[in-house]
Molecule: RNase P RNA; transfer RNA
RNA sequence: AGAGUCGGUCAGACGGUUGCGGACAGAAAUGUCUGAGGAAAGUCCGAGCCCCGCAGGGCAGAAUAGCGGCUAACGGCCGCCGAGGGUGACCUUAGGGAAAGUGCAACAGAGAUAUACCGCCGCAAACGGGCAGAGCUUCGGCUCCGGGCGCGUUUUUGCGCCGCCCGUUUGCGGUAAGGGUGGAAAGGCGAGGUAAGAGCUCACCGGUCUUACGGGAACGUCAAGACCCUGUAAACCCUAUUCGGAGCAACGCUGACUGUAACGGUACACCUGCCCGGUGUGUUACGAAAAGCGGCUUGAGCGGCGGGAGCAAUCCCACGCCCAGAUAGAUAACCGUCCACGACAGAACUCGGCUUAUCGACCGACUCAAAGC
RNA sequence: CGAGGCGUGGCUCAGUUUGGUAGAGCGCUGCGUUCGGGACGCAGAGGCCGCAGGUUCGAAUCCUGUCGCCUCGA
Repeated sequence: AGAGUCGGUCAGACGGUUGCGGACAGAAAUGUCUGAGGAAAGUCCGAGCCCCGCAGGGCAGAAUAGCGGCUAACGGCCGCCGAGGGUGACCUUAGGGAAAGUGCAACAGAGAUAUACCGCCGCAAACGGGCAGAGCUUCGGCUCCGGGCGCGUUUUUGCGCCGCCCGUUUGCGGUAAGGGUGGAAAGGCGAGGUAAGAGCUCACCGGUCUUACGGGAACGUCAAGACCCUGUAAACCCUAUUCGGAGCAACGCUGACUGUAACGGUACACCUGCCCGGUGUGUUACGAAAAGCGGCUUGAGCGGCGGGAGCAAUCCCACGCCCAGAUAGAUAACCGUCCACGACAGAACUCGGCUUAUCGACCGACUCAAAGC
Repeated sequence: CGAGGCGUGGCUCAGUUUGGUAGAGCGCUGCGUUCGGGACGCAGAGGCCGCAGGUUCGAAUCCUGUCGCCUCGA
């Protein structure tokens, strides 16, 4: 100098003028302080807070799925195990159960969860051919020679029947070793065995389960034993665990509207001079506005580069800090200087995570390869 | 704050439930027909099913994440 892996930080800087939200001070004018983010976003998880519901249990539904730890909690994070990828630093992982049951496996192929197309073998039938054996060989053949019985024939030879062998065809049966198809064909391979074959038997190897040993566990290891050994559960399903519902427009207080209802014993006023009746004042309950106040920001708070425990996530302690709180909704505009010329983007009850968007710059740790010194 | 749905040729929609060769109508292109155009007839092109990843032998379809749009309720 090149190619990469992982983790982290910043998010234009400084100054001035004017304006806006909030707090404080002040009688007021005004002054001082403070004012968006790493994601404020998506609203995908988990909680705080709050209201409703609730004897206890179950069904349905949803979510999660190796082991251990962290945490208020989690489907988050950390570490480890298994599997996969990369030369490597390192990365990815929805990773329970197919031996409870059901479903599916298009096309191709004989056959797709059990199938017989070709092939191999046995038996039976039909047809055709052949016939012990021996020698030579240039491997083309040649020579000696020609199963048994019966009939005809002088012989050669012919015919019939029987036996054996070979081939072809058909039928029945056995067989998954071989062929080809497919992502997948009864776990693989060798030997024995067999009519031919087959885990049928045996050795070795793979897988699952049980036992033993190591480990805290997932799991690993070799040894022994057993075996119902295709894939699919991000198909139904089974197993285990968790889950009551709703959300700040929650919720609490005040309350205009001479609101509504009940009571009305006594009293007062009015209709009405008197009686009945009615209305109001009164008491109680309920409702109620684009209404007001609270909830609302001091909290599982932030920093912690100091110390301690831990591989780490994280936890504990010292120390320091207060960091928007609006409710039609502020966080802006202009000027000057400089540079690497500035991305994505704007709080609305609050936190912990995840995911997504993001100009560029910087820092740390590590890996690989060639050449040179 | 909460609930539901949609995304497939240029346009409007099927297909997703039950995974197995991506379809229809209109539109477009060429040829024929006509004096020319329309209509009509024949032929044809045009899609990696919003995007990314996964499960599976195989994904428009199943799962996860994400982007955009629409509707409803408080």